[in-house]
The RNA shown here (Bacterial RNase P class A) has 370 nucleotides and comes from Paracoccus aminovorans. The sequence is in RNAcentral, with records from ENA and Rfam. NCBI's taxonomy places the organism under Bacteria, Pseudomonadati, Pseudomonadota, Paracoccaceae, Paracoccus.
């Protein structure tokens, strides 16, 4: 130098003026102010409210190698098995197809308790001697296919066929190694088990809702609610009761609870539209050391406060100064020209999707040079 993988980070820079929002001051002024995704609202918490009857089965809804991390994850980290790539590396809905249904276009004789179209063999019988017909073994070799009831070689045979051996591949597999997933693997079997479970479906494990416009307070009247009294209260029965009827899991069952129709009526609670207050921001925070670990992360020290609005600030002008890009020059170098996505709304932890462009570590291949 070239082309390449990985991870990280930055992503307009100062100052003047005028201005918004919030905290603090009597003022005068201080000081704080948007982002890596603030986004999609996809997963997973926090918090607040509502629901909650126990026990069994169903059902729907998600998760699917192993070990670890974390508050929790469908996320991270490390491995493991498969695939890709010359390699860095990168991709994997990655249980279970010997529980069961289903499907497997086209093309093909046959597509899964197989087939026989071309072929190959001996055997009869005809023949114009090229062959051709009948009834039989056969599946090596063509040929269809994403697949076609293992491959390669030798041996056997009329021809062939695991029919028979070898090695490979495949099922079981004592035992060895690892926490595991999983690896080797003596020996054993002649080969049976095709492919999808991102079609149904088994197995394991997990799982109430709504949301910050959640919610509390304060707040004048009406309406609608609630409790109590009154008067009345299914059906039998003098009464205990019992039956019938509603109601309490997402459904069902069984077992338990609860509650009984009404009234322009009385008397008290108590009602939440506009406003306005809280929730609201210090927190599974941040940043530096420093142990501990392979990482993910953690644990111990210092330090640091980092928008809190509410129809919603976080903006505008000007000056220097500017990356990328254009155009010009053989070249130093000169004009031009001006910054990607986007934008807080209860907070957080991921994933996802968007981004001009710039700059670091590390690692790999290929060519040149010493």
């Nucleotide at each position: 130098g070239c082309g390449g993988a990985u991870g990280g980070c930055c992503g307009g820079a100062u100052g003047a003026c005028c201005g918004c929002g919030g905290c603090g001051g009597c003022g005068a002024c201080g000081u704080c102010g948007a982002g890596g995704a603030a986004a999609g609202u996809c997963c997973g918490g926090a918090c607040u409210c509502c629901a909650u009857g126990a026990a069994g089965a169903u059902a729907c809804g998600g998760u699917g190698c192993c070990g670890g991390g974390u508050a929790a994850c469908g996320c991270c980290c490390g491995g493991c098995g498969g695939g890709g790539g010359c390699a860095a590396c990168c991709c994997c809905a990655g249980g279970g197809a010997a529980a069961g249904c289903g499907c497997c276009a086209c093309a093909g004789a046959g597509a899964u308790g197989a087939g026989a179209c071309c072929g190959c063999c001996g055997g009869c019988g005809g023949u114009u001697c090229g062959c051709c017909g009948c009834a039989g073994g056969c599946a090596a070799g063509g040929g269809u296919g994403a697949a076609a009831c293992g491959g390669u070689g030798g041996g056997g045979u009329a021809a062939g066929a695991g029919c028979c051996c070898a090695c490979c591949g495949c099922g079981g597999g004592a035992c060895u190694g690892g926490c595991g997933a999983c690896a080797g693997g003596a020996c054993c079997g002649g080969c049976a088990c095709g492919g999808c479970a991102a079609g149904c479906c088994c197995c394991a494990c997990c799982g109430g809702g709504a949301g910050c416009a959640a919610u509390g307070c304060c707040g004048a009247a009406u309406a609608g609610g609630g409790a109590c009294c009154g008067c009345g209260c299914g059906u039998c029965g003098c009464a205990a009761g019992a039956c019938a009827g509603g109601g309490c899991c997402a459904u069902c069952u069984u077992c338990g609870c609860c509650c009984c129709a009404g009234c322009a009526g009385g008397u008290c609670c108590g009602g939440g539209u506009u406003g306005g207050c809280a929730g609201c921001u210090c927190g599974a925070u941040c940043c530096c050391g420093u142990c501990g670990g392979c990482a993910a992360c953690g644990g111990c020290g210092g330090g640091g406060c980092c928008a809190g609005a509410g129809g919603a600030a976080u903006g505008g002008u000007c000056a220097u100064c500017g990356a990328a890009g254009g155009g010009g020059g053989c070249g130093a170098c000169c004009c031009c020209g001006g910054a990607a996505c986007a934008g807080a709304a209860u907070c957080c932890g991921g994933c996802u999707u968007a981004c001009a462009g710039g700059c670091c570590a590390u690692c790999c291949g290929c060519g040149c040079g010493u």
The coordinates come from a structure-prediction model, not an experiment, and the mean pLDDT is 76.